[in-house]
RNA sequence: AGAGUUUGAUCCUGGCUCAGAAUGAACGCUGGCGGCAUGGAUUAGGCAUGCAAGUCGAACGAAGAUGCAGCAAUGCAUUUUAGUGGCGAAAGGGUGCGCAACACGUGAAGAACCCACCCCUCUGUUCGGGAUAAGCGCUGGAAACGGCGUCUAAUACCGGAUGUGGAUUUUCCUGGCAUCAGGAGAUAUCUAAAGAUUUAUCGUGGAGGGAAGGCUUCGCGUCCCAUUAGCUAGUUGGUGAGGUAACGGCCCACCAAGGCUACGACGGGUAGGUGGUCUGAGAGGAUGGUCACCCACACUGGGACUGAGACACUGCCCAGACUCCUACGGGAGGCUGCAGUCGAGAAUCUUCCGCAAUGGGCGCAAGCCUGACGGAGCGAUGCCGCGUGAGGGAAGAAGGCCUUCGGGUUGUAAACCUCUGUCACCCGGGACGAAAUCAAUGACGGUACCGGGAGAGGAAGCCACGGCUAACUACGUGCCAGCAGCCGCGGUAACACGUAGGUGGCGAGCGUUAUUCGGAUUCACUGGGCGUAAAGGGUCCGCAGGGGGCCCUCCAAGCCCGCCGUGAAAUCCCGGGGCUCAACCCCGGAAGUGCGGCGGGGACUGGCGGGCUGGAGUAUGCGAUGGGUAAUUGGAACACCAGGUGUAGCGGUGGAAUGCGUGGAUAUCUGGUGGAACACCGAUGGCGAAAGCGAAUUACUGGCGCAUUACUGACCCUCAUGGACGAAAGCGUGGGUAGCAAACAGGAUUAGAUACCCUGGUAGUCCACGCUGUAAACUGUGAGAACCAGGCAUGUCCGGGCUGACCCCGGGCGUGUCCAAGCAAACGCGAUAAGUUCUCCGCCUGGGGACUACGGCCGCAAGGCUAAAACUCAAAGGAAUUGACGGGGGCCCGCACAAGCGGUGGAGCAUGUUGCUUAAUUCGAGGCAACGCGAAGAACCUUACCCAGGUUUGACAUGCAGUGGACGCAAUCAGAGAUGUUUGUUCCCUUCGGGGCCGCUGCACAGAUGCUGCAUGGCUGUCGUCAGCUCGUGCCGUGAGGUGUUCGGUUAAGUCCGGCAACGAGCGCAACCCGUGCCGCCAUUUACCAUCGGUUAAAGCCGGGGACUAUGGCGGGACUGCCCGUGUCAAGCGGGAGGAAGGCGCGGAUGACGUCAAGUCCGUAUGGCUCUUACGCCUGGGGCUGCAAACGUGCUACAAUGGCCGGUACAAAAGGAAGCCAAGCUGCGAAGCGUAGCGAAUCCCGAAAGCCGGCCCCAGUUCGGACUGUAGUCUGCAACUCGACUACACGAAGUCGGAAUCGCUAGUAAAGGGGCAUCAGCAACGGCCCCUUGAAUACGUUCCCGGGCCUUGUACACACCGCCCGUCACAUCAUGGAAGUCGGCGCCACCCGAAGCCGCUGAGCUAACCGCAAGGAAGCAGGCGUCCAAGUUGGUUUCGAUGACUGGGAUGAAGUCGUAACAAGGUAGCCGUAGGGGAACCUGCGGCUG
Repeated sequence: AGAGUUUGAUCCUGGCUCAGAAUGAACGCUGGCGGCAUGGAUUAGGCAUGCAAGUCGAACGAAGAUGCAGCAAUGCAUUUUAGUGGCGAAAGGGUGCGCAACACGUGAAGAACCCACCCCUCUGUUCGGGAUAAGCGCUGGAAACGGCGUCUAAUACCGGAUGUGGAUUUUCCUGGCAUCAGGAGAUAUCUAAAGAUUUAUCGUGGAGGGAAGGCUUCGCGUCCCAUUAGCUAGUUGGUGAGGUAACGGCCCACCAAGGCUACGACGGGUAGGUGGUCUGAGAGGAUGGUCACCCACACUGGGACUGAGACACUGCCCAGACUCCUACGGGAGGCUGCAGUCGAGAAUCUUCCGCAAUGGGCGCAAGCCUGACGGAGCGAUGCCGCGUGAGGGAAGAAGGCCUUCGGGUUGUAAACCUCUGUCACCCGGGACGAAAUCAAUGACGGUACCGGGAGAGGAAGCCACGGCUAACUACGUGCCAGCAGCCGCGGUAACACGUAGGUGGCGAGCGUUAUUCGGAUUCACUGGGCGUAAAGGGUCCGCAGGGGGCCCUCCAAGCCCGCCGUGAAAUCCCGGGGCUCAACCCCGGAAGUGCGGCGGGGACUGGCGGGCUGGAGUAUGCGAUGGGUAAUUGGAACACCAGGUGUAGCGGUGGAAUGCGUGGAUAUCUGGUGGAACACCGAUGGCGAAAGCGAAUUACUGGCGCAUUACUGACCCUCAUGGACGAAAGCGUGGGUAGCAAACAGGAUUAGAUACCCUGGUAGUCCACGCUGUAAACUGUGAGAACCAGGCAUGUCCGGGCUGACCCCGGGCGUGUCCAAGCAAACGCGAUAAGUUCUCCGCCUGGGGACUACGGCCGCAAGGCUAAAACUCAAAGGAAUUGACGGGGGCCCGCACAAGCGGUGGAGCAUGUUGCUUAAUUCGAGGCAACGCGAAGAACCUUACCCAGGUUUGACAUGCAGUGGACGCAAUCAGAGAUGUUUGUUCCCUUCGGGGCCGCUGCACAGAUGCUGCAUGGCUGUCGUCAGCUCGUGCCGUGAGGUGUUCGGUUAAGUCCGGCAACGAGCGCAACCCGUGCCGCCAUUUACCAUCGGUUAAAGCCGGGGACUAUGGCGGGACUGCCCGUGUCAAGCGGGAGGAAGGCGCGGAUGACGUCAAGUCCGUAUGGCUCUUACGCCUGGGGCUGCAAACGUGCUACAAUGGCCGGUACAAAAGGAAGCCAAGCUGCGAAGCGUAGCGAAUCCCGAAAGCCGGCCCCAGUUCGGACUGUAGUCUGCAACUCGACUACACGAAGUCGGAAUCGCUAGUAAAGGGGCAUCAGCAACGGCCCCUUGAAUACGUUCCCGGGCCUUGUACACACCGCCCGUCACAUCAUGGAAGUCGGCGCCACCCGAAGCCGCUGAGCUAACCGCAAGGAAGCAGGCGUCCAAGUUGGUUUCGAUGACUGGGAUGAAGUCGUAACAAGGUAGCCGUAGGGGAACCUGCGGCUG
């Protein structure tokens, strides 16, 4: 410090996710030792048991015990203690319920206060009195606990005295801040006390001061929600009284009507606050456990009492819930103290030791008490430290794993050798902590630590290994099982699942989960944005608020500087020190960015005051204008009405129909009526804040600009809330209605057509008044101000030049366009900014859910404004790029169409395929580019399939070991055969060891047409013989990428030329190769034969010839070379000459980068998997030929351009030895017999259509030949399944073929025959090749198909066979509404009203004082009242749960219906609104261009 993830790729926006640190944690696996910390976060749920607050006999009486003395009574001493009394119990300890508050933090204030114990100072401590508990007696009760009587003490209680003082009142002085404070004085009234004892002390009253603590008040700070906007009757203030330690509506009476709030009152939700802690570079964010400070609470609620202090954790009273005891009458209790228990929970410890230390209470003290505390225990909960050994050790052992079988790796790792002894273990020694004058005193603890001893002995796991992210292989599994933080893995070769080996990381831990911060500049103060990504309010006015021109004086609030106080300790940081180190602890420092005070400064902001004119405004003159409102007027068009003319149609469409018309339409003329809108001008132009505004005239009225001087003197800018305006549609009332036109009706279209098209047509559109308040209300760009190059155009005003309307120059205000700098992700913006700055407002924070729900406000309604959550996804987006695509455009090709010729589709047959059948009908090929394809030959074989019979080292290869001597041949028998049985015959070489060869046995292995063409090689098809596909360097762009390759011409061609930020190059194109067409030269047998000669019936048959043809070598020839025209002086094109051939002469071979996971594992090769007495191998037979049906490819035909018969002519190219086969003979023929010739320019191989002649005469025929019968021929071991051919007989369908569809542009199509491969033969009508005869047509590129280039749009990129919308159906999930039902927190009203304070009363009761007494004073019980907890009833707000039914939403691999959107998406889309419709949607009106 970043990384992964949207795309084919790119840049940007943007979310999600990861790597880090942390925790009071939990869970999984594992676990040696120690130190220091830490440990109920959930139910403030309930609690058994023990302990956690007592102490004082030096306050008091009394009782008991012990000891001493005494005869005893008794006394003395010691000790114990229930009670009275004192102090403490308000601390310490726990918890975080409540609390949004002066609760807390911080800083101030108290002239408005209190204070027991402690310290200091001053001064006292006098005289009396009456009770009472305990005790004793009686007595009630189960108990808890009482009742009555009687006795008694005090430092308990009461009265009097005294008054240093204090309090109240008041005078003066000083001071201050109003009440007041201090000092001095005066008057009257009020006000104290306690004693004990060991004689040394401890107590006690009053007053003042101090210390420490408490109480109160104030400034500032202190969470979320505005879908909480108004709240408030003790409320705000005053007067008086009360109350308190004290101020105060704190309380009460009366009076007044105030107080708080957008700087967020009130309400709701949540929460103890802080020092700090975690994180972070910081600013921040999150958090508040342990420790420390403060607050609150103590079963729940209320209350007071006592006291210095409480409304009191282990006090009291009452009410309630709960638990327990009970004799049923009544009682008892409160672990949020320490342990412990139950419950709930993912989860949190011992019912331990000790008061030795520190601290606290009481006591004169000794001392007692202390679950505070000090320790130990449990838990890897955290942090820190240590160990599980160290060195040597290669035969690189064994084993494991992998392997290309060579080896590699585990790995110096182990073994083995030499050592060491930390921890743990054993033995011995043994603390500090203890501070006291001495002595005594240690829970921890026989611990830490030290010494000795033994032995490598007792001590390693967890997670990960596809990318992020360090670390890889094998096997298993086969979209299964599973993994997963994100992207994503798994469908037979998984580095991603599981296991193993190996490796990486950390290590007594390691992972996971949860949570926080970080990364996230992803709420942006530091430090973001808003044209198109989310985001500018529809527009303006404007209060509050925010901001504000130039100069001067003063002030000093902000601001700056210095000093002072404070900012607790701990923590963090720095320095030092102590535990062996560290964690931890101790000491010192710094820091604590804050708050307050004092002093200073005066630039800037602010404030008071004064001035200025530049901002703003006013006046005057001129000007442009569809700015607004109202009234009046006008012409064109249209519709209707009346009349005239006139006749059969009109209208409408892609084409039609509905509709109108002989009752006279349409058309045309005249007249009349009506409503709406205003052609031309008109513009990229004008005006307005926006919406918006368009005939003319008039009236009223708004804003703006220019010019000129004068005036005012900052009067300004922006604007939350608010107000006004606000297209269209829509609503209300009343008018109006020509045209248009939602809805509706009809006609078409269509699979349907609730649409697009047509004919009609109502609301509405128009007017008046009133509502609504929304639009793609858009420049998708808020308002204002300033600054920063230019060019051009245009509206308007002014100035100058000019005689001048014109024109030119200059200056304003507008409206546009192209650009510089700059900005921007890019597109683009660019003085009318999206540039550079300032001010103010609005708005955004992933997509969906959702322009939604609920609530509130507005509206007559429609609806509008405001506006969530659950849930769900990993994206959703912007701009640009390359492709692909378009029922986008341009240019151009191709038998692509068109023009032609001939076919297919109909028939029969052949053949291939599907399907069906079958024991098997082996397998593959599947649009073009499978289907006469693999197959250039299925009767057996082939053969892979089926049935049956056999066989197992195998039919075939190599090696090893053992064994035998054969192998083979011939014969025999069994068998369907394979095979088996039997008989006969018989080896070679040798260094004598053996070897070769063969059989048998065994082991390695063979074998497989078994699977995977989606693991592959190779080969092939296809786009396509289409003209394309790329690279280097340079340049452009952030980048993908572009340029080059685009453009203008041209070409068959990215062919060439020209131009150009490109210049070159490669693979393709072309050429080089083959064939063919012309000529020449050479050669001349087997070919040829003109001339000469010879033979023959004839004949290159022979001699000969080298002329011709031919053969096959070598050359020539064609290059736009020449001419004319055209074209850019080009490339080229058109025409012409010559030429056998002319612009690529014709044909072939040749197939760029790539595409289709195209085809082939059954040609061969090959990875992996599978079979191994079988999925191998051999054999017999069968099948691949099976036939209801369908398709493809062909053949033969349907006839007269023909058929048949007879005669007759002309090829090329092939093949031939297990071959081709002549002549001759036989047969109607297939063929047979027969052999001459020929390894072939020598021999073999009758071309046919054609031509000549004849017959047939348009018919199912003398067409056609299927099918069938009979008889044959040939091949072959064998023609039954299942061959071909021949002869005779039979003689079917078929009379030119529906929709549709194929081939072909010249020696081509068509037609005719010939040959060859495979092959014994043949299902060949197939394939390949050859020659013969030999056409027609192409205007042209609109359309169909395919293709090339450029351009455009795109929501496509698996690329249009794409993408994608909505209803319906099913499943799951969350959520809204809902008759209601239930519950919680409240609020209001009424009732009831415990305890208790206070008030009143107090006829009952009463020791202290008064009084001789009676009685009084005073007090108490009791009673009443105010207030009031809980409770009852009714009403109500709000929140939550639930609810038949219901609404939409989300998600789900394959459901249904359509096709709305993306291309002109096939009717451009979208926005608002209204109506309609199964649904997407359609239509109307207005708007936008995205």